[in-house]
RNA sequence: GCACCCGUAGCUCAGUUGGUAGAGCAACGGUUUCGUAAACCGUAGGUUGCCGGUUCGAUUCCGGGCCGGGUGCU
Numbered sequence: 001g002c003a004c005c006c007g008u009a010g011c012u013c014a015g016u017u018g019g020u021a022g023a024g025c026a027a028c029g030g031u032u033u034c035g036u037a038a039a040c041c042g043u044a045g046g047u048u049g050c051c052g053g054u055u056c057g058a059u060u061c062c063g064g065g066c067c068g069g070g071u072g073c074u
Base pairs, nucleotide, nucleotide: 001073002072003071004070005069006068007067010025011024012023013022019056027043028042029041030040031039049066050064051063052062053061
């Protein structure tokens, strides 16, 4: 330099004929216990990497001679 893949919560990831975002773990609060852990219940946490386009509506579709990461080739 070229090709392909990935980017969603603090972490690991799900989510598709486009309809307004979720799980597990972690955090916080509660129940229980003399106390801790475990268990159970609950709460909060997101500009869906960025810019632009299409659309009534985009995490999802389109463009980027954008950014970051990975793999392969030269």
This is a predicted structure of a 74-nucleotide RNA (transfer RNA) from a Spirochaetales bacterium.
Rfam family: tRNA. Rfam classes the family as a transfer RNA. About the family: Transfer RNA (tRNA) molecules are approximately 80 nucleotides in length.
The sequence is in RNAcentral, with records from ENA.